[in-house]
């Protein structure tokens, strides 16, 4: 330097809760005490899937993403420690 499988000790992330802010909502940012879990739970909506439906359509029911989810699956890019 390359490859492999396994682990979570060092170091790292954080489900959920509370406060506050942004948002029509889904959802997201920050802070606090924590810790459901995670070896890419780092980055990326590119494909699928799911959520929301402001605006638009519709007599209504309802439909619709240009809004979201990377901690739903797949793809792409990058990468730490230890072991062989």
């Nucleotide at each position: 330097c390359c490859c492999a499988a396994c682990g979570a000790a060092a170091g790292g992330c954080a489900c959920g809760g509370c406060a506050u802010c942004c948002g029509a909502a889904a959802g997201g940012g920050u802070g606090c005490a924590c810790a459901c879990g995670c070896a890419a739970a780092g980055c990326u909506g590119c494909g699928g899937a799911u959520c929301u439906a402001a605006g638009g359509g519709g007599a209504a029911a309802c439909c619709u993403a240009c809004g979201a989810u990377a901690g739903c699956c797949g793809g792409g890019c990058u990468g730490c420690c230890a072991u062989g």
Predicted 3D model of an 84-nucleotide RNA (c-di-GMP-I riboswitch aptamer) from Alishewanella aestuarii B11. The source organism's lineage runs through Bacteria, Pseudomonadota, Gammaproteobacteria, Alishewanella and Alishewanella aestuarii. The sequence was found by an Rfam model in a public genome assembly. Its Rfam family is "c-di-GMP-I riboswitch aptamer". Rfam links the family to the GO term cyclic-di-GMP binding.